A computed fold for a 91-nucleotide RNA from a Chloroflexota bacterium, annotated as c-di-GMP-I riboswitch aptamer. It was read from a public genome assembly, where an Rfam model found it. Its Rfam family is "c-di-GMP-I riboswitch aptamer". From the family's description: GEMM was predicted in a large-scale screen for bacterial structured RNA regulatory elements. The coordinates come from a structure-prediction model, not an experiment, and the mean pLDDT is 82.
[in-house]
RNA sequence: CCCGAUAAAAAGCAAAACCGGUGAAAACCGGCGACGCAAAGCUAUGGGUCUAAAGUCACCUAAUAGGGAUCAAGACUGCCAGGCUACCGAA
Numbered sequence: 001c002c003c004g005a006u007a008a009a010a011a012g013c014a015a016a017a018c019c020g021g022u023g024a025a026a027a028c029c030g031g032c033g034a035c036g037c038a039a040a041g042c043u044a045u046g047g048g049u050c051u052a053a054a055g056u057c058a059c060c061u062a063a064u065a066g067g068g069a070u071c072a073a074g075a076c077u078g079c080c081a082g083g084c085u086a087c088c089g090a091a
């Protein structure tokens, strides 16, 4: 000098709850708030999970309706993994 790992230090993000809003819902946005996080930064690429408006099913029913089942092109990256990027740096 380079690489790298944790400690430390300086920063960062923000769970649940509550308030307001969007949405059919899952969920998301903003405020407040911190459970936690070395990528709890970005990415829906693979797996997984959640929701089912529209569609489909001649299944139920008191049959113009309602119910039930199915279904992602919707959602979750703080479920796991992959890809990309990134602060400090003792022993």
Stems, first nucleotide, its partner, number of pairs: 012037002018031005035078001041084003045081003048076003055070003059067002